[in-house]
RNA sequence: GCCGUGAUAGUAUAGUGGUAGUACAUCAGAUUGUGGCUCUGUUGACCCUGGUUCGAUUCCAGGUCGCGGCA
Numbered sequence: 001g002c003c004g005u006g007a008u009a010g011u012a013u014a015g016u017g018g019u020a021g022u023a024c025a026u027c028a029g030a031u032u033g034u035g036g037c038u039c040u041g042u043u044g045a046c047c048c049u050g051g052u053u054c055g056a057u058u059c060c061a062g063g064u065c066g067c068g069g070c071a
Base pairs, nucleotide, nucleotide: 001070002069003068004067005066006065007064010024011023012022013021018054027041028040029039030038047063048062049061050060051059
């Protein structure tokens, strides 16, 4: 330099054009003499820029970063 692949809550991970979900964690409550366990509820996220579309996490182009391959 070229090719492929990935980027989604604090962490891990799902989501093939129409409300962004799950688990753990945080916070609040119940339970407990206290803590833990358990139960209920809450908060919190689509890497950046542009394009297509009525509508984009999703499709397209470019960029950044990570991983792999070729040279």

A computed fold for a 71-nucleotide RNA from Dictyostelium discoideum AX4, annotated as transfer RNA. Its mean pLDDT, the model's own confidence on a scale to 100, is 81. It matches the Rfam family "tRNA". Its Rfam clan is "tRNA clan". By type it is a transfer RNA. The source organism's lineage runs through Eukaryota, Evosea, Dictyostelia, Dictyosteliaceae and Dictyostelium discoideum. The sequence is in RNAcentral, with records from ENA, Ensembl Protists and Rfam.